RNA sequence: CGGAUCGACUCUGGAGAGCGGCCGUCUUGCGCGGCCCACCGACGGGGCAGGGGCAGGAAGGGUUCCCAAACUCUCAGGUUUCCGGACAGAGGGGCGG
Numbered sequence: 001c002g003g004a005u006c007g008a009c010u011c012u013g014g015a016g017a018g019c020g021g022c023c024g025u026c027u028u029g030c031g032c033g034g035c036c037c038a039c040c041g042a043c044g045g046g047g048c049a050g051g052g053g054c055a056g057g058a059a060g061g062g063u064u065c066c067c068a069a070a071c072u073c074u075c076a077g078g079u080u081u082c083c084g085g086a087c088a089g090a091g092g093g094g095c096g097g
Base pairs, nucleotide, nucleotide: 005097006096007095009091010090011089012088013087018037020036021035022034023033024032025031038079039078040077044075045073046072047071051066052065053063054062
């Protein structure tokens, strides 16, 4: 310098579950806060198989070691619209690795 790739950024799509009850507040609204009950999983987070590491001559077995998910748990978060949202597609080149 150029290319590729990952992330970030921008745009688009994007599920689930009570417009729950009581109290307080105020700018009286489909507002905000607290408590209670019932739910959801696709922000985040925890857990686990196989496999690997370690020890042992080896096998069997062991191990508070490493490692996965859209599985699982619901801590956090969420349960009208809005917002958020894993993930997918696209974009630019003035961002980082």
This is a predicted structure of a 97-nucleotide RNA (Glycine riboswitch aptamer) from Sedimenticola sp.
The source organism's lineage runs through Bacteria, Pseudomonadota, Chromatiales, Sedimenticolaceae and Sedimenticola.
Its mean pLDDT, the model's own confidence on a scale to 100, is 77.